This is a predicted structure of a 99-nucleotide RNA (Guanidine-I riboswitch aptamer) from a Pseudomonadota bacterium.
[in-house]
RNA sequence: AAAACAGAGAGCUAGGGUUCCGGUCUCAACUGAGAUGCCUGGUCCGAGAGCUUUCGACCUCUUCCUGAGGUUACACGGAGGGAUAAAAGCCCGGGAGAC
Numbered sequence: 001a002a003a004a005c006a007g008a009g010a011g012c013u014a015g016g017g018u019u020c021c022g023g024u025c026u027c028a029a030c031u032g033a034g035a036u037g038c039c040u041g042g043u044c045c046g047a048g049a050g051c052u053u054u055c056g057a058c059c060u061c062u063u064c065c066u067g068a069g070g071u072u073a074c075a076c077g078g079a080g081g082g083a084u085a086a087a088a089g090c091c092c093g094g095g096a097g098a099c
Stems, first nucleotide, its partner, number of pairs: 007055006015045002020042002022039001023036005056072006074094001076097001080092003
């Protein structure tokens, strides 16, 4: 100095707050209104460094059909800012740094 798709999706979880539902309290008694997330929860958001799975990519065989097998490693990390109703292990970000 050069060389990689070090790729993407889905489900779930750690985690997260409070738009909706529910809970609690107050007012009403109109099946309603307000407050409350240091309210367990349901909806919701949700991991580069979490789990499972699918596709893709690469390699070797192959009865050449995309059929079989293999690989897809490693990964400590602030502060601050952004979105959404709001926040977060979301995004900035495999960032700044550290080793």

Of the family's consensus pairs, 100% are formed in the model. NCBI's taxonomy places the organism under Bacteria, Pseudomonadati, Pseudomonadota. It was read from a public genome assembly, where an Rfam model found it.